[in-house]
Molecule: transfer RNA
Organism: Halisarca dujardinii
RNA sequence: GGGGUUAUAGCUUAGGGGUAAAGCAAUUGGUUGUCAUCCAAAAGACACAGGUUCAAGCCCUGUUAAUCCCG
Repeated sequence: GGGGUUAUAGCUUAGGGGUAAAGCAAUUGGUUGUCAUCCAAAAGACACAGGUUCAAGCCCUGUUAAUCCCG
C1' cells in the first nucleotide's frame, strides 16, 4: 500500500428496514439481627460524518479504531 471481518448498556452477546432486547454488574426498595442468597422496581447504549428511504442499529459512501490475510 491492497483486501476481508468487527464496532449496540460498565462487561458478554442478540437484533431478519417499522417501539432497541437478554444475562451478569451497579442503584433503589422488600426479605434478614448483619452480609450473602432470593423477590420487585427503575436507570443505563447503536464508533463518527454524510447519503438512500415515509421510516436506518440494519442498505450505500467516506473516516476512525481493533483484528486477520497478501505484498